Predicted 3D model of a 100-nucleotide RNA (Glycine riboswitch aptamer) from a soil metagenome. The RNAcentral record of the sequence draws on MGnify. Rfam family: Glycine riboswitch aptamer. Clan: Glycine riboswitch clan. Rfam 15.1 lists 9,425 matches to the family in 5,228 species.

[in-house]
RNA sequence: CUCGCUGGAGAGAGGCCCGCCCCGAGCGGGUCCACCGAAGGGGCAAGCGCCGGGCUCGAAAGGGCACGGCGCCAAUCUCUCAGGUAAAGCGGACAGAGAG
Numbered sequence: 001c002u003c004g005c006u007g008g009a010g011a012g013a014g015g016c017c018c019g020c021c022c023c024g025a026g027c028g029g030g031u032c033c034a035c036c037g038a039a040g041g042g043g044c045a046a047g048c049g050c051c052g053g054g055c056u057c058g059a060a061a062g063g064g065c066a067c068g069g070c071g072c073c074a075a076u077c078u079c080u081c082a083g084g085u086a087a088a089g090c091g092g093a094c095a096g097a098g099a100g
Stems, first nucleotide, its partner, number of pairs: 001100003005096003012033001014032007034085003040081001041079003047072006054065004
């Protein structure tokens, strides 16, 4: 890193319209508002590197300090694009033991 097994949270059974239908608090689609963060995705810190001029040490080569700009740079932080919001089911970061 991969595979299977096990555990695994949060948030409207929302309104309106349409279709299917077993005429149901069912299923599917569209739209509007309200929410969630743990598929995925975006953003940022310290730090490191480069550049610029300033101050400073040095005979020089070169070094030190802070500042400014740019780049790299993490998450369970943050955004909420995507995804998700009764139960069931699916998905699920992450974790455990196992196999390769």